[in-house]
Context: one part of a larger RNA
RNA sequence: CUGGGCGUAAAGCGCGCGUAGGCGGCUUUGUCAGUCAGAGGUGAAAUCCCGGAGCUUAACUUCGGAACUGCCUUUGAUACUGCAGAGCUUGAGUCCGUGAGAGGAUGGUGGAAUACCCAGUGUAGAGGUGAAAUUCGUAGAUAUUGGGUGGAACACCGGUGGCGAAGGCGGCCAUCUGGCACGGUACUGACGCUGAGGUGCGAAAGCGUGGGGAGCAAACAGGAUUAGAUACCCUGGUAGUCCACGCCGUAAACGAUGAGUGCUAGCUGUCGGAAUGCAUGCAUUUCGGUGGCGCAGCUAACGCAUUAAGCACUCCGCCUGGGGAGUACGGCCGCAAGGUUAAAACUC
Numbered sequence: 001c002u003g004g005g006c007g008u009a010a011a012g013c014g015c016g017c018g019u020a021g022g023c024g025g026c027u028u029u030g031u032c033a034g035u036c037a038g039a040g041g042u043g044a045a046a047u048c049c050c051g052g053a054g055c056u057u058a059a060c061u062u063c064g065g066a067a068c069u070g071c072c073u074u075u076g077a078u079a080c081u082g083c084a085g086a087g088c089u090u091g092a093g094u095c096c097g098u099g100a101g102a103g104g105a106u107g108g109u110g111g112a113a114u115a116c117c118c119a120g121u122g123u124a125g126a127g128g129u130g131a132a133a134u135u136c137g138u139a140g141a142u143a144u145u146g147g148g149u150g151g152a153a154c155a156c157c158g159g160u161g162g163c164g165a166a167g168g169c170g171g172c173c174a175u176c177u178g179g180c181a182c183g184g185u186a187c188u189g190a191c192g193c194u195g196a197g198g199u200g201c202g203a204a205a206g207c208g209u210g211g212g213g214a215g216c217a218a219a220c221a222g223g224a225u226u227a228g229a230u231a232c233c234c235u236g237g238u239a240g241u242c243c244a245c246g247c248c249g250u251a252a253a254c255g256a257u258g259a260g261u262g263c264u265a266g267c268u269g270u271c272g273g274a275a276u277g278c279a280u281g282c283a284u285u286u287c288g289g290u291g292g293c294g295c296a297g298c299u300a301a302c303g304c305a306u307u308a309a310g311c312a313c314u315c316c317g318c319c320u321g322g323g324g325a326g327u328a329c330g331g332c333c334g335c336a337a338g339g340u341u342a343a344a345a346c347u348c
Base pairs, nucleotide, nucleotide: 003320004319005318006317007302008301012316014201015200016199017198021194022193023192025088026087027086028085029084030083031082033081034080035077036076037075038074039073040072041071042070049065050064051063052062053061054060091191092188093187094186095184096183097182098181099180103177104176105175106174107173108172109171110154115149116148117147118146119145120144121143125136126135162169163168206247207246208245209244210243211242215241216240220236221235222234223233258315259314260313261312262311263310266293267292268291269290270289271288272287273286274285275284276283277282278281297304298303321348322347323346330341331340332339333338
């Protein structure tokens, strides 16, 4: 440089925004840079290839031809690409009108439950397990009634329901705020797609400072079990889990399936919107989402199948036998933990 690939065999960056770059709708005019054709010049010799000749043959030597796939100049062609000009509306966006939603942020607020405290009733057990014990309780526990404090999470509704780019989001109310769908077609007129670097977001755990601490619970202690039991079970229990601010930047960050566009049988459930018909909740059509099944096609098979893993195009990322190893060294980042980039010897 090239080939073949990336759901499960090695392989899709965790996810956005976006720079350079790559790619890019319809009509038309010009130009002729790319592109294509003709001509000319050049492309040293030797070598390679083809046909002869000479050493007894061959290697070798030699003659002729072809070739030197290239570059330059010039004359043309103008479909496609580029460049320049003009126009268009279907891609993209704006506007107007509706609508759904655990989308985000801040503040407030509610009830159930657990725990603790105070008071009443009440008496000998309670708790826990396979069975027990550690544990709690006559200094009155467990149970039950009333009152209070505090923290965390929001039963039912709740649904292969909804929203979000992903991580993720669930009591209720208010304020601020992002995105989306449908309808209207009023406006702009290709303004688009992707995206190396870059930059932002990013579960849990962990770290720093200061709060908070009900329940749960790494570590730890004790009781059991066992041959042992640094476990599974039980009684306790500290970080942590919660809040604010700042770091970390990783996950089976999964649909193990990058993003965008177009095309390619259907049937059925469900969520949101619109239109029509009937009419007051159903039918039909249509747009957008989310599921199940299934044809063609694809696939090693499993399976996928208009939400493609089908048929194509554009752009990015990644793979190239197993181990060594996502390691060492170096760089960058981090308070640290570590992260990221990333080999080789050797070995099968």
The part of an RNA shown here (small-subunit ribosomal RNA, central domain) has 348 nucleotides and comes from an uncultured bacterium.
RNAcentral holds the full RNA, with entries from ENA and SILVA.
The prediction has a mean pLDDT of 89.